[in-house]
Context: one part of a larger RNA
Parts: sequence; structure tokens; C1' cells
RNA sequence: CGCAGAAAUUUGAGAAGGCCACUUCCUAGUACGAGAGGACCGGAAGUGACGAACCUCUAGUGUACCAGCUGUUCUGCCAAGGGCAUCGCUGGGUAGCUACGUUCGGUUAAGAUAAACGCUGAAAGCAUCUAAGCGUGAAGCUGUCUUCAAGAUUAGAUUUCAUUAAACCCCUUCGAGACGAGGAGGUUGAUAGGUCGCAGGUGUAAGCGCAGUAAUGCGUUCAGCCGAGCGAUACUAAUGGUUUAG
Repeated sequence: CGCAGAAAUUUGAGAAGGCCACUUCCUAGUACGAGAGGACCGGAAGUGACGAACCUCUAGUGUACCAGCUGUUCUGCCAAGGGCAUCGCUGGGUAGCUACGUUCGGUUAAGAUAAACGCUGAAAGCAUCUAAGCGUGAAGCUGUCUUCAAGAUUAGAUUUCAUUAAACCCCUUCGAGACGAGGAGGUUGAUAGGUCGCAGGUGUAAGCGCAGUAAUGCGUUCAGCCGAGCGAUACUAAUGGUUUAG
């Protein structure tokens, strides 16, 4: 831009993906076989690789979280801290993201067939699955399953609304995102930040007191601090502006 109004819900021409492999047990040590060995059919339970989703568990990361430690420099000094040293090093770790983790999936008909196996049957008084005719038959084909899908210009269908009023810029933002777009909001407000509470992480802060010559230990103290998580709360910021119709 088109599909001669808009919105929602859809049909499915078509496209993509999937439909995998194995083991054990029962049937049954049965059929078969002298024995050795050892089934078809049918049923049950598992496993592997692959794929999808997710983060409850396990594990990883987690350079704006916590703690320990070293050197140096600065805060006048002690103490306590800040900077730098690969995030200075080390031990842990929330959310998110992930796999090594968890859950789920590969099912069942049906149809037409391939090789192959047949029935009836002539040409060719016999024979012959084939020439007419009729069957069985595969992880393969169609279809069944999942996803996309009317630019399928053959532009489909249904429902509702249609002469009403909203839309956009801007702003606060997100489980959305390269940017557009999409979602939640803009005071008639919980959209983000802050604050408070909780969860969770780290692991008992500083200061003071006590014990000890001191290093240090104990008490105050399951403390202190805390990014993303869950709630509550207008404290801060969502100010303002443009176009307006058939």
C1' cells in the first nucleotide's frame, strides 16, 4: 500500500516439524530341533539419543550482595573505612539466565501402494498372480499429531459496533524488546524509584563493657549489612502538548 468502515473470533489452500532406537521380563525353555540351541504373534516394564517448556530440587554463573585476607595510598593519628592491585585474592550467594537438573513428547485408527505373496483366468483345450477382474502387503506415501498460515490479489467466513470519540506525541516503565512494535500505567494513579514489612543471602557489624601484659576471646548480638524477589504505602517522578471525524 492492497483486501472500499472498525474490532474480535475463526476456516484452512499451503508450509514447517514430529512420527527414533534399544534392552529386560511374561507368553515359554513352549512351537521347532537328535541335541546344541531356540522363536513368530501378543502383553508388560525400562533405557539411550533427540526435541519442547521450565527453574521446585541438584549444579553453574551471578564484575551494583555479604564476609575473610595481603600490599600500598588517602581520610591528621588510634580505631574504623575509601581508592588501586585480573571483580586485588579467597569463601559463600538472591533474582535473572542456564544444564549437568525437572516435567513432558514421539500415539492410534484408516486409505492407496513398493518389492513380494496370492485367488480366479484365458490368449495357448494344459499351465500361468495378468492380458479383463479381485486380494494380502512396509519405519516409506496420503492422513492422523504440533506450530505458522487469507498478499490463498481466488485477498475467504462469523459475530458485534457503527455516526460515536478517540488517537498520537510526550512521560513512568515491563516477565516486551536491536530500533520500530507489543503489554502495564500517567494523580479518578501502585507504572518505576524511595520507604516499611516479609522472604532470601552472608554469618554475630561498629561502639562500649568485661577477661587477658598482649595477640585475642566473651557479652551486648541468630547481630549488622543487603542487587534484581513477594506484599504494603502516594514520599519522589508520570509535567505537558497536538490532531481532531464520517

A computed fold for a 246-nucleotide part of an RNA from a Patescibacteria group bacterium, annotated as large-subunit ribosomal RNA, domain VI. The RNAcentral record of the full RNA draws on ENA. Model confidence (mean pLDDT): 83 of 100. Rfam family: Bacterial large subunit ribosomal RNA.